[in-house]
RNA sequence: CAAUAGAAGAUUGCGAACCCUCAUAUAUUUUUGGGAAUAUGGCCCAUCUGUCUCUACCCGGUGACCUUAAAUUACCGGACUAUGAAGGGAAAACGGGAAUGU
Repeated sequence: CAAUAGAAGAUUGCGAACCCUCAUAUAUUUUUGGGAAUAUGGCCCAUCUGUCUCUACCCGGUGACCUUAAAUUACCGGACUAUGAAGGGAAAACGGGAAUGU
C1' cells in the first nucleotide's frame, strides 16, 4: 500500500539500493519571435506543441540544397526521463552453521 469486513481489531498478500533486458509515452516532434554562420557554413537564445506523464527535445555521420542570400532538407546511428514488467541483486528482522577469543 492492497484485499477480506458495517466499524475497530485481526488475518493474508505485495513492496524497496543498484545492474541488465523489455513494454508504454514521444515521432529525441512541432509553432513563433530575436540574433548568428555562409559552400572550410548551415548554429545560438527565448516561446509554444505533443504524453492519462515529470523531464528531455539534442549529438554524430552521409547525401541533397542554397552561387553568397536567408532559409534549410532527407536518411542512418545514439539516448535521457516517467511508469510498469522479467531476470540478477541489496537491506532489515529472526533462525541455523562455521571460525576465533574469553

The RNA shown here (Purine riboswitch aptamer) has 102 nucleotides and comes from Sporolactobacillus spathodeae.
The sequence was found by an Rfam model in a public genome assembly.
Its Rfam family is "Purine riboswitch aptamer". Rfam's curators write: Riboswitches are metabolite binding domains within certain messenger RNAs that serve as precision sensors for their corresponding targets. Allosteric rearrangement of mRNA structure is mediated by ligand binding, and this results in modulation of gene expression. A class of riboswitches that selectively recognises guanine and becomes saturated at concentrations as low as 5 nM. In Bacillus subtilis, this mRNA motif is located on at least five separate transcriptional units that together encode 17 genes that are mostly involved in purine transport and purine nucleotide biosynthesis. It has also been shown that some members of this family are specific for adenine instead. Hence this family are termed purine riboswitches. Clan: Purine riboswitches.
Model confidence (mean pLDDT): 78 of 100.